[in-house]
RNA sequence: AACUCAUCCAGAGGAUCCGAGGGGCCUGGCCCGUUGACGAUCCGCCAACCGGCCUGCUGGCAACAGCAGUCACGGUGGCCCCGCCAGGACCGAUGAGGA
Repeated sequence: AACUCAUCCAGAGGAUCCGAGGGGCCUGGCCCGUUGACGAUCCGCCAACCGGCCUGCUGGCAACAGCAGUCACGGUGGCCCCGCCAGGACCGAUGAGGA
């Protein structure tokens, strides 16, 4: 790296910088945007995917394992709207494995 599995209707915003389109593609809608959207940075916050602590149950002589819960300590991720909605063909994002 190919590839595999899970998730993509819960939750969580302020400041500063930038400057014209943005919400992945098509059709039809809807929404955001010079009263500054999108994006970036900082701070703050959210969250249990993985690890770790702790608790319970089960198995085990035990070491420990499995399952469930719990905790933002570590590794990631996220913070307007369901990846904006419907239909369609895809593409993609995040985590874990592959390690």
Molecule: SAM riboswitch aptamer (S box leader)
Organism: uncultured Acidimicrobiaceae bacterium